[in-house]
């Protein structure tokens, strides 16, 4: 070059097929509770406009295009 998978919260991931109205989970953290005091365990809140531009739609993390990282493959 060229083909495919991947990129969403501090970190790990679902959600894309089949567009629909506050994008969820764990885990870290942080509150609070139990505890003599940690840990563990219970409850609570916050946290990401979904890798960037641009299209298409009433309406895009999800469709289209371009590019930009990252892996794997072929040449």
């Nucleotide at each position: 070059g060229c083909g495919c998978c991947g990129g969403u919260a501090g970190c790990u991931c679902a959600g894309c097929u089949u567009g629909g109205a506050u994008a969820g989970a764990g885990c870290a953290g942080u509150c609070g509770g139990u505890u003599c005091c940690u840990a563990a365990c219970c409850g609570g809140a916050a946290g990401a406009u979904c890798g960037g531009g641009g299209g298409u739609u009433c309406a895009a993390a999800u469709c289209c295009u371009c590019c930009c990282c990252g892996g794997c493959g072929c040449g």
Molecule: transfer RNA
Organism: Candidatus Woesearchaeota archaeon